[in-house]
């Protein structure tokens, strides 16, 4: 250059076209002599730009970034 696959919180992964979820980490609060443990509770995300549809994380083209394979 080709060609396949892959991009969702800080990490590891979910999500038949129909209201973004988990689990670890973090934060606050309880608990405790202190820490951790436990219990309650908060915060944080769809790589980018267009299209299709009432409706797109999901269909679809571009471009990006990675990872394999061909040359």
């Nucleotide at each position: 250059g080709c060609g396949u696959g892959u991009g969702u919180g800080g990490c590891u992964c979910a999500a038949c076209g129909g209201a973004a979820g988990a689990g670890c980490a973090c934060c606050u609060g309880c608990c405790c002599g202190a820490c951790g443990c436990g219990c309650a509770g908060g915060a944080g995300a769809c790589g980018a730009u267009g299209g299709u549809u009432c409706g797109a994380c999901u269909c679809c083209a571009u471009c990006c970034g990675c990872a394999c394979g061909c040359a």
Transfer RNA from a Myxococcota bacterium, 71 nucleotides, folded computationally. The sequence is in RNAcentral, with records from ENA. Model confidence (mean pLDDT): 81 of 100. It matches the Rfam family "tRNA". Rfam links the family to the GO term triplet codon-amino acid adaptor activity. The family's RNA type in Rfam is transfer RNA.